[in-house]
Molecule: RNase P RNA; transfer RNA
Organism: Burkholderiales bacterium
C1' cells in the first nucleotide's frame, strides 16, 4: 500500500415563545362535564417514540377456565455441550459446503536472440467470513418424467470360470448400492386450552320475555376426542337493552446506568448509583434564532497542468435545502424485514521498505 | 387480539398426491363471409405462474421469508 470480510456507535445540538400530553406534592372551599359510576378545572416541580417502536413469526410473563391429572390424535422442534424464565433464539465446537479481482501451477497461440515473461485463456487448494429444515432409508410403504434392454423386484445381453465364478454393458440425476425423509412414517424431548375486546369491578338500562329442543338413564362446562372432574340448567330463533366508567396499565422490574469478580463465549454473581414514555382514537408539535453537517448555487483568494480555451486542488463570503427506514396501545426476550448518510474498531490474504 | 383464505394471459378462472412447449372461456389483432356492421368459420399473439431464497436430478405444486389483498370471531339478559 492493494483486495476481501466482521462487528459496534450516532441518528443533529443549545435557546427562547406558544402549545399537546401524564406523574408525584400541595390544595381539595367553590366551580365544570355527566342521570349516575367517574373524569376534570389551580398551584410548584417533573417525564414524554425506536434501533427497528414495523411485521405479528417464535419464547415467556400476566389472566381465566378446574392449584390442569392420564391417554389418543394434532402441532413443533433435531449432530454435540452450554446460555435463559423460555424458545425455532444466542455461545462454543465437530462434519459438510461454499468462499480471490491475491498466491500457486500450466500455455502448441503472444512477447523476448535466449534464459524466460504473463496482461489473456485454463486449471488449483485454500483464508478471514458465510450457509446448514446436519436424528433415522437393516422397522415398514411409497416416488423417481425423458432418455435407456433394463428405473428399484431383481434380472437381461456379452466374454470368461470347474462353479452366478468373475468382468463389462453406450443411457440417465440415479443402473443393483443406492437416492429422496422441506413424501408418509419411526424414535427422542416439548406443548392443556385461550387470549388484555384475557380478567375483577362499578353505574344505567330491560318484556332477566315468548317459541322450540335436549337435560340428574348427566344437558351443558373444563375450546379436538376418550377416561376423568364439575354440573343443573343449555342451544336456537324471535323480541328488548347498552355502545358509559375503574382497575388490569406503565411499574422495583426476567429493569436501566457504572464497577469488581468468574466463564474461551453467550451469560452468572457481588457492590454502587437511578426510577426512565403511556393514550384509549389515540399525546410526544409549531415558530423564531445560534451552531455543526448536507444538497444545490452565485461572488471571490491560493497553488497545479495546459500555448490557449479551459480543467483540477483547497480556502473565503452570500443565497438554497433540512427530503434516511419509520410513530408506542398489556408487558418483555429474540428472530425477520426497511433504513439517506456519518464515525470507530478488528480479522484475512498478498505485495513492498526496513 | 386470535384463526384463516387468495395472487397464473387484459379480464374470469382450471392445473399444485412435484415429471406438458402452463390451458380454458371472454377480450385483442388478422383474413374469410357480407353492400356495410354483427354474427358465424379459420388462424395468430399475449405469461418473471405476486417477488426472494431453499429442498430435490427436476417446483405452479413442497419448505421458509417478504409484499399486496380479502374472510370470520368475540357486549348484558
Nucleotide at each position: 500500500g492493494a483486495a476481501g470480510c466482521c462487528c459496534g456507535c450516532c441518528a443533529g445540538a443549545c435557546u427562547g415563545c406558544c402549545g399537546c400530553u401524564g406523574g408525584u406534592g400541595c390544595a381539595u372551599c367553590a366551580c365544570c362535564c355527566g342521570a349516575a359510576a367517574g373524569g376534570g378545572c389551580g398551584c410548584a416541580c417533573u417525564g414524554g417514540a425506536g434501533g427497528a417502536a414495523c411485521g405479528u413469526c417464535c419464547g415467556g410473563a400476566c389472566u381465566g377456565c378446574a392449584c390442569a391429572g392420564g391417554g389418543c390424535a394434532g402441532c413443533g422442534u433435531a449432530g454435540c455441550a452450554g446460555c435463559u424464565a423460555a424458545c425455532a433464539g444466542c455461545u462454543g465446537u465437530c462434519c459438510a459446503c461454499u468462499g480471490a479481482a491475491a498466491g500457486c501451477c500450466u500455455g502448441c497461440g503472444g512477447c523476448g536472440c535466449a534464459a524466460g515473461c504473463a496482461a489473456c485463456a485454463g486449471g488449483u487448494a485454500u483464508a478471514a467470513g458465510g450457509u446448514g429444515a446436519g436424528g433415522a432409508u437393516c422397522a415398514g410403504a411409497g416416488c423417481a418424467a425423458c432418455a435407456g434392454a433394463g428405473a428399484c423386484g431383481a434380472g437381461c445381453c456379452g466374454a470368461u470360470u470347474a462353479a452366478g465364478u468373475u468382468c463389462g454393458g453406450g443411457u440417465g440425476a440415479a443402473a443393483c448400492g443406492g437416492g429422496c425423509a422441506a413424501u408418509c412414517u419411526c424414535u427422542a424431548c416439548g406443548c392443556g386450552c385461550a387470549g388484555c375486546a384475557a380478567u375483577a369491578c362499578c353505574a344505567a338500562g330491560u318484556a332477566g320475555g315468548c317459541a322450540c329442543a335436549c337435560g340428574u338413564u348427566g344437558a351443558c362446562g373444563g375450546g379436538g376426542c376418550c377416561c376423568c372432574c364439575g354440573g343443573a340448567g343449555u342451544g336456537u330463533g324471535c323480541g328488548g337493552g347498552u355502545a358509559g366508567g375503574u382497575a388490569g396499565c406503565a411499574c422495583c422490574g426476567a429493569g436501566c446506568c457504572g464497577u469488581u469478580g468468574g466463564g474461551u463465549g453467550a451469560c452468572c454473581a457481588g457492590c454502587g448509583g437511578c426510577c426512565c414514555a403511556g393514550a384509549g382514537u389515540a399525546a410526544u408539535g409549531g415558530c423564531a434564532g445560534u451552531c455543526a453537517c448536507u444538497u444545490c448555487u452565485g461572488c471571490u483568494g491560493g497553488c497545479c497542468c495546459g500555448c490557449a480555451a479551459g480543467g483540477g486542488c483547497u480556502g473565503g463570503u452570500g443565497g438554497u435545502u433540512g427530503c434516511a427506514c419509520a410513530g408506542a396501545a398489556u408487558c418483555c426476550g429474540g428472530c425477520u424485514u426497511a433504513u439517506c448518510g456519518g464515525u470507530g474498531g478488528g480479522c484475512u490474504u498478498c505485495a513492498c521498505a526496513c | 387480539c386470535c384463526a384463516c383464505c387468495c395472487g397464473u394471459a387484459g379480464c374470469u378462472c382450471a392445473g399444485c398426491u412435484g415429471g406438458a412447449u402452463a390451458g380454458a372461456g371472454c377480450g385483442a389483432u388478422g383474413c374469410c363471409c357480407u353492400c356495410c356492421g354483427g354474427a358465424g368459420g379459420c388462424a395468430u399473439a399475449g405469461g418473471u405462474c405476486a417477488c426472494a431464497g431453499g429442498u430435490u436430478c427436476g417446483a405452479c405444486u413442497c419448505c421458509u421469508g417478504u409484499c399486496g389483498g380479502g374472510u370470520g370471531g368475540g357486549c348484558c339478559a